Predicted 3D model of a 76-nucleotide RNA (transfer RNA) from an Anaerolineae bacterium. Model confidence (mean pLDDT): 82 of 100. It matches the Rfam family "tRNA". Rfam classes the family as a transfer RNA. Its family is annotated with triplet codon-amino acid adaptor activity in the Gene Ontology. It was read from a public genome assembly. Lineage of the source: Bacteria > Bacillati > Chloroflexota > Anaerolineae.
Order: sequence, then structure tokens, then C1' cells
RNA sequence: UGCGGGGUAGCUCAACGGGGAGAGCGGGCGGCUGUUAACCGUCUGGUUGUGGGUUCGAGUCCCACCCCCGCAGCCA
Repeated sequence: UGCGGGGUAGCUCAACGGGGAGAGCGGGCGGCUGUUAACCGUCUGGUUGUGGGUUCGAGUCCCACCCCCGCAGCCA
């Protein structure tokens, strides 16, 4: 430098052909128990990497940029 994959909740990841942003774990509260753990209920939580564009409508499509991973290449 080029190619490919990825960036969504605190963490790990979903959202299948553009149409209501979710799950598990975590955290708070409560139940249960002599207590803890476990278990059960409930609540909590997002500028979907950034900026533009297309569209009635974008996590999803297009462009540029930033970051991470892999492969290739260049210099030494």
C1' cells in the first nucleotide's frame, strides 16, 4: 500500500430480502433460605465507530474517514 472480515447495552453476540433495536451474562430491587450460593420474579441499560448521501423510511444500501483482526505485497 492492496484485498477480505469486523465495529450494535458494561462484556459476548443476534436483528434472516430496508419498515416496532433484542438475547445471554452483568448490575439494582424483591421473593425463597437460619445465612451464603443456587433458583425464581422484576427493573436497568444504546448518539448501532464518525461524517455525508439515497429513500416516505437506514443497524441494514452507497461514498469518505477512524479503529481492530487476517492475508498478500514493498523497504530494511